The part of an RNA shown here (large-subunit ribosomal RNA, domain V) has 583 nucleotides and comes from a Candidatus Doudnabacteria bacterium. It matches the Rfam family "Bacterial large subunit ribosomal RNA". Its family is annotated with ribosome and structural constituent of ribosome in the Gene Ontology. The RNAcentral record of the full RNA draws on ENA. Lineage of the source: Bacteria > Bacteria candidate phyla > Candidatus Doudnaibacteriota.

Context: one part of a larger RNA
RNA sequence: CCCGCAACAAGACGGAAAGACCCUAUGAAGCUUUACUAUAGCGUGUCAUUGAUGCAAGAAUCUUUUUGUUUAGUAUAGGUGGGAGCCUUUGAAUCCUCGGCGCUAGCUGAGGUGGAGGCGACAAGUGAAAUACCACCCUGAAAGAUUUUUGUUUCUAACGAUUAUUUAACCAAUUUUCGGACAGUGGCUCGUGGGUAGUUUAACUGGGGCGGUUGCCUCCUAAAUGGUAACGGAGGCGUUUAUUAAGGUAUGCUUAGCUCCGAUGGAAACGGAGCUGGACGCGCAAACGCACAAGCAUGCUUGACUGCAAGGCUGGCACGCCGCGCAGAUACGAAAGUAGAAGUUAGUGAUCCGACCAUCCUUCGUGGAAGGGUGGAAGCUCAACGGAUAAAAGUUACUCUAGGGAUAACAGGCUGAUCGCGCCCAAGCGUCCAUAGCGACGGCGCGGUUUGGCACCUCGAUGUCGGCUCAUCACAUCCUGGGACUGGAGAAGGCCCCAAGGGUUUGGCUGUUCGCCAAUUAAAGUGGUACGCGAGCUGGGUUCAAAACGUCGUGAGACAGUUUGGUCCUUAUCUGUUGUGGG
Numbered sequence: 001c002c003c004g005c006a007a008c009a010a011g012a013c014g015g016a017a018a019g020a021c022c023c024u025a026u027g028a029a030g031c032u033u034u035a036c037u038a039u040a041g042c043g044u045g046u047c048a049u050u051g052a053u054g055c056a057a058g059a060a061u062c063u064u065u066u067u068g069u070u071u072a073g074u075a076u077a078g079g080u081g082g083g084a085g086c087c088u089u090u091g092a093a094u095c096c097u098c099g100g101c102g103c104u105a106g107c108u109g110a111g112g113u114g115g116a117g118g119c120g121a122c123a124a125g126u127g128a129a130a131u132a133c134c135a136c137c138c139u140g141a142a143a144g145a146u147u148u149u150u151g152u153u154u155c156u157a158a159c160g161a162u163u164a165u166u167u168a169a170c171c172a173a174u175u176u177u178c179g180g181a182c183a184g185u186g187g188c189u190c191g192u193g194g195g196u197a198g199u200u201u202a203a204c205u206g207g208g209g210c211g212g213u214u215g216c217c218u219c220c221u222a223a224a225u226g227g228u229a230a231c232g233g234a235g236g237c238g239u240u241u242a243u244u245a246a247g248g249u250a251u252g253c254u255u256a257g258c259u260c261c262g263a264u265g266g267a268a269a270c271g272g273a274g275c276u277g278g279a280c281g282c283g284c285a286a287a288c289g290c291a292c293a294a295g296c297a298u299g300c301u302u303g304a305c306u307g308c309a310a311g312g313c314u315g316g317c318a319c320g321c322c323g324c325g326c327a328g329a330u331a332c333g334a335a336a337g338u339a340g341a342a343g344u345u346a347g348u349g350a351u352c353c354g355a356c357c358a359u360c361c362u363u364c365g366u367g368g369a370a371g372g373g374u375g376g377a378a379g380c381u382c383a384a385c386g387g388a389u390a391a392a393a394g395u396u397a398c399u400c401u402a403g404g405g406a407u408a409a410c411a412g413g414c415u416g417a418u419c420g421c422g423c424c425c426a427a428g429c430g431u432c433c434a435u436a437g438c439g440a441c442g443g444c445g446c447g448g449u450u451u452g453g454c455a456c457c458u459c460g461a462u463g464u465c466g467g468c469u470c471a472u473c474a475c476a477u478c479c480u481g482g483g484a485c486u487g488g489a490g491a492a493g494g495c496c497c498c499a500a501g502g503g504u505u506u507g508g509c510u511g512u513u514c515g516c517c518a519a520u521u522a523a524a525g526u527g528g529u530a531c532g533c534g535a536g537c538u539g540g541g542u543u544c545a546a547a548a549c550g551u552c553g554u555g556a557g558a559c560a561g562u563u564u565g566g567u568c569c570u571u572a573u574c575u576g577u578u579g580u581g582g583g
Stems, first nucleotide, its partner, number of pairs: 001583008010575003014570002022404004027400002029396004035199005041192003045188005051155002054152013068138001069105001078137005085119003095112007159179003164174002202214003211231001215237006238385001239283001240342002247301007255279001256276007281290002284347001286345003305328004311322003317386001330339003353379001356376004361372002411458001412456001413454003417451001419447006428438002465540001466538003470532001471529005478503003481498003485494002505519005546564004550559003
C1' cells in the first nucleotide's frame, strides 16, 4: 500500500414521510354567532274544505215618516220644477195632558175637549215665495224590510275523537258517547326562525398578527426641465361667497413694521414726518405669485350666460386642464375694451339602475296611451375613494389541500447597534502624590459567547431546552509553576506579565441552564465545537389530539397564564475510528 473479518455510530446537511409550525391562495372543510341571504318549523291573519239558528253592533239598497233658524224679513225660507187653489162632520180653529226634536224662538206626533173654520196667491221686504198642494232630489235622523260583515249563543249533518258489533288484526260498514263548523289539512300573507343550508369575512406590511394607512392638494426628499420610491420628514381638503358678494365692470386708493413728534391717550385708538420695501393683505394648508394690483374701497350690475370651438398641455387607458375665434342675448364703461365666476394649485366618485323636468324623436293594423329614445339636473364617507354584490362577521389545538426557504420560529451566514474584553487622553479620588490601586468627560480597537438587525442555504423536513455518556479545542488562567510593581515589615493580599502540562467536588430545591442553600477543596475557570453530542440514551420542560381552573370572548374558542395525561422508527452502503487477520 491492497484485500478481509468483528465492532462503534462522528459525517455523508444519512433513510423514511411533496413540513403538521409559519406565511400565501379572491383554496377546502368542521364549528359559532345579535355577519349576510335563504329555509324547515312555529305564530298571526285570510280563503277553501264549511252548514243551520237567535241576539247585538255596523254597512249598502228600498219603502214610509221626518229634518233644515247668518242678515233683511210677520218667521226655524234645504234645492229645482209645476202651480191657483188646497185641507176640513172620515172633525177646522181654540184649549188641556203626554212624547220627540231643538239654534230655547219654536217645530212636530199621539190622546182628550170643541163643533166650522184654516192656509195660499196679492201688498211690503228677499238673491230665491210659500210645508197651500204635487213631483224629483240634497243633508241629518227614526222605523220597517232585504242582502251582507263582525262578535256572540245554540244546533247537527261536514269533520275529528271514542264505545260496541264485525275481523286473527287493520280498513270499510253499522252503532254509543263526546267535541263541532272549531280543530285538522291545503293555498296565500306578515312575523319569528344558527333548527338547517349556501356564502362572505380586503389589501399594503422589512414574516404574519396588533397598530397605522388606503382618494385629493402643498412643500422637502428629487440629484438646477418634466418625472421619480420607502410603515421617509411636515401640513391641509371632503368647502365657502349673491340681505353691503368674497362674482362682473368702471373709477379711486396703499398696506405692515420701526424711530421721532403731538391734549385727555396708556404697550395698542387718531394726526404728522422719516426709514425699511412688501415684511401687510389676498375666506382656509403650503408653495409660487401680486403695488397706478391679484390687496383696500365706492358706483352700477348678474358673463356664477346659451350654442359652439381653431389650436394645444398632460396622459398607458379612462379622466383632467388651457383656449384664439364665431353666433345669440346681456352688464359695466365716454370709448378702446373687459366679462363663459372667484390670485393659482384641494373642496371629489366611472358605469348600471330607477325616479324628476323638457322634448318638432319613436311608439307592434290605424289614432292615442303605456313604454322607449334624446337634452337637462338630482339620488353613492360606492372614504378599501378606477367603485367585485341591492345585500355579508368570527373560530379551528379536530383540521385538510396546493405551494413557499419568494416569508417567520431552531441552527448557520453577514452585520456588530447592544454585549464582553483591551488600549489612548487624564479632570479627579487616593493625608501629600493623576497612573500601588481606581478613574469622570471623551476617543480608538479587538472578539463573535448575549439581546437584536437582515432574510442569504435549508419548508419534496437541517429534530428543539435540560440531564446522562463520551469528549475535543481556545486562553481573555480558577488551582498548581515562574516573575515585575506595590499605599509589599513578615504572614496574608492587590494588580500586571509569562505559562494550557495536569487538575478543576459531593449533596438539598427546581424540568431547569442559571441561581439559592449545605458541606468540602489547591481550585470548585471562562468560552467554542449546529447554545458539541437523540441513525448514542432519556423525554422532566416546551409544542398535537383528552380534561380542568383563572381570565378574555354572546359564542365557537383563546391565553411566552396554570394544572393532570400523552407511541422517540431505522438490519450501517460509503467516509471516519477501534481491534484483529491475510497478501